[in-house]
RNA sequence: CAAGAUAAAGGCAAAACUAUUGAAAAAUAGUGACGCAAAGCCAUGGGUCUAAGGGGAUUUCCUAGGAUUGCCAGGCUGCCGAAG
Numbered sequence: 001c002a003a004g005a006u007a008a009a010g011g012c013a014a015a016a017c018u019a020u021u022g023a024a025a026a027a028u029a030g031u032g033a034c035g036c037a038a039a040g041c042c043a044u045g046g047g048u049c050u051a052a053g054g055g056g057a058u059u060u061c062c063u064a065g066g067a068u069u070g071c072c073a074g075g076c077u078g079c080c081g082a083a084g
Stems, first nucleotide, its partner, number of pairs: 001084001004080001011036002016031006034070001040076003044073003047068004053062003
């Protein structure tokens, strides 16, 4: 330098449950660990989810907006560091 290991030190925390918030998606906190080398940060592009409200008429359609970076790209930053 780079790669990411059955290494060391530390970090994050899926599902589920409980509480709160929200129209919802979901978020936050606690418990909890499925996993993660960017699972650190940013909704910029695409994807996915939601739809207050409106239309239609039951089961549906449209949309302002919202959510998701643990869906994928992109941008910014960054610990360790074997073999090579």